[in-house]
Context: one part of a larger RNA
RNA sequence: CAUUAGGAUACUUGAAGGGGAGUUCUCUUCAGUACGAGAGGACCUAGAGAAACGGACCUCUGGUGUCCCAGUUGUCCUGCCAAGGGCAAAGGCUGGGUAGCUAUGUUCGGAAGGGAUAAGCGCUGAAGGCAUCUAAGUGCUAAGCCCCCCCCAAGACUAAGUAUCCCCUCCCGUAAGGGAGUUAAGGCUGGUUGUAGACUACGACCUUGAUAGGCGCAAUGUGUAAGACCCGUGAGGGUUUAAGCUAAUGCGUACUAAUAAGCCGAUCGG
Numbered sequence: 001c002a003u004u005a006g007g008a009u010a011c012u013u014g015a016a017g018g019g020g021a022g023u024u025c026u027c028u029u030c031a032g033u034a035c036g037a038g039a040g041g042a043c044c045u046a047g048a049g050a051a052a053c054g055g056a057c058c059u060c061u062g063g064u065g066u067c068c069c070a071g072u073u074g075u076c077c078u079g080c081c082a083a084g085g086g087c088a089a090a091g092g093c094u095g096g097g098u099a100g101c102u103a104u105g106u107u108c109g110g111a112a113g114g115g116a117u118a119a120g121c122g123c124u125g126a127a128g129g130c131a132u133c134u135a136a137g138u139g140c141u142a143a144g145c146c147c148c149c150c151c152c153a154a155g156a157c158u159a160a161g162u163a164u165c166c167c168c169u170c171c172c173g174u175a176a177g178g179g180a181g182u183u184a185a186g187g188c189u190g191g192u193u194g195u196a197g198a199c200u201a202c203g204a205c206c207u208u209g210a211u212a213g214g215c216g217c218a219a220u221g222u223g224u225a226a227g228a229c230c231c232g233u234g235a236g237g238g239u240u241u242a243a244g245c246u247a248a249u250g251c252g253u254a255c256u257a258a259u260a261a262g263c264c265g266a267u268c269g270g
Base pairs, nucleotide, nucleotide: 001155006166007165008164009163010162011161012160017152018151019150020149023051024050025049026048027047028046035040053109054108055107056106057105061103062102063101064100068096069095070094071093072092073088074087075086076085077084078083113147114146115145120140121139122138123137167269168181169180170179171178172177186264187263188262189261190206191205192204193203194202211257212256213255214253215252216251217250218249221245222244227240228239229238230237231236
């Protein structure tokens, strides 16, 4: 920009086309059966499991988690003690670790089925009184082909469907139509933002509000803070104390910021 014979919102269908997937093995059963002198040893059927690969996810098991907690060395600083802070190659080192992201973790998938076939096996059957799967005709059969399964997809110009929402006035004109203005549903700009994201886009919310921050409670992590008191000459230990602190998590709470506003947008439709 066009279409959907007006304008919108939401959800679908899936033509033609494109993309993905398509794997293998082992065990049990049939059955020590068929077969075979024996040794050995099946097809088919039913069931179970595994490997690799792929999708999704983070409940579990782990990883990471640049400052969430703790320990600790050297040195400098906060006048000193105590308590802290800075630096040590951009975490000084060490032990753990929430959310998120992850795999080695969890879960799911390959199936079954239909159609036409290849090699192959046939039926009927002549040329060629027989024979012959083939010449006419007609069957069976593959991990392969086309469907089926998953994803994209109405710019699918035959431009699809379903549900819901909205619809004034004036001028010219016989009418069709043309012009002007204000707006409806709705949309855009703007703002707070997100497990969405390079930007854009997409999603949530904007006071009739839990969108983000703050705050409260909780969860989680770390592992018993500081101060005081007691014991010890002291390093240190004990009690208060499962303490103190706690990111990205959950629930709640308008304290802060989402203010105010502008623009576009039909008018009952051949």
Description:
Large-subunit ribosomal RNA, domain VI from Candidatus Undivivens industriae, 270 nucleotides, folded computationally. It matches the Rfam family "Bacterial large subunit ribosomal RNA".